[in-house]
Molecule: transfer RNA
Organism: Alphaproteobacteria bacterium
RNA sequence: GCGGGCGUGGUUCAAUGGUAGAAUAUGAGCUUCCCAAGCUUGGGGCGAGGGUUCGAUUCCCUUCGCCCGCA
Repeated sequence: GCGGGCGUGGUUCAAUGGUAGAAUAUGAGCUUCCCAAGCUUGGGGCGAGGGUUCGAUUCCCUUCGCCCGCA
């Protein structure tokens, strides 16, 4: 330099054009003599910019980061 893959709460992963979910972590409450465990409840996320569309995490372009292959 060329090609391909990945990027989603703090972390690990889903979802695939129509309100973004789970586990875990975390805050509050309940329970307990205390801790742990358990139960209830809350907050927090689609790498960035642009385009297409009534509507984009999803499709297209550019770009950033990481990984793999070729040279």